[in-house]
RNA sequence: CUCUUAUAAAGAGAGGCUGAGGGAAGUGCCCGAUGAAGCCCGGCAACCGUCACAAAUUUGUGAAAUGGUGCCAAAUCACUCAAAGUAUUUUGCUUUGACAGAUGAGAG
Numbered sequence: 001c002u003c004u005u006a007u008a009a010a011g012a013g014a015g016g017c018u019g020a021g022g023g024a025a026g027u028g029c030c031c032g033a034u035g036a037a038g039c040c041c042g043g044c045a046a047c048c049g050u051c052a053c054a055a056a057u058u059u060g061u062g063a064a065a066u067g068g069u070g071c072c073a074a075a076u077c078a079c080u081c082a083a084a085g086u087a088u089u090u091u092g093c094u095u096u097g098a099c100a101g102a103u104g105a106g107a108g
Base pairs, nucleotide, nucleotide: 001108002107003106004105005104006103007102013041015040016039017038021031022030023029025080026079027078028077042072043071044070047068048067050063051062052061053060054059055058076100081097082096083095084094085093086092087091
């Protein structure tokens, strides 16, 4: 980097260093010197792994959180493509699906 698969409206500091940017892309709309991003500490969650039980070879339920990741503004911040429905046409609204991106696990 590519493929497969699972998940996403919950949750998470009024700490230290530092110092201007950040929210994937486009558009919008936001966050930011009452301190962005980054690093450290802290925390949340429980995907993998671990443990227990059940069913029967891989699945289900539960537990802990010492291991491997992940995450800690706003629904994946909203929309971006398609279908259906709907309001009075432009235009908009609702729902569903796809695309794209994110993270875990597996494969190349």
The RNA shown here (SAM riboswitch aptamer (S box leader)) has 108 nucleotides and comes from Paenisporosarcina sp. OV554. It was read from a public genome assembly, where an Rfam model found it. The coordinates come from a structure-prediction model, not an experiment, and the mean pLDDT is 83. Its Rfam family is "SAM riboswitch aptamer (S box leader)". Gene Ontology term of the family: regulation of gene expression. Taxonomically the source falls in Paenisporosarcina (Bacteria, Bacillota, Bacilli, Caryophanaceae).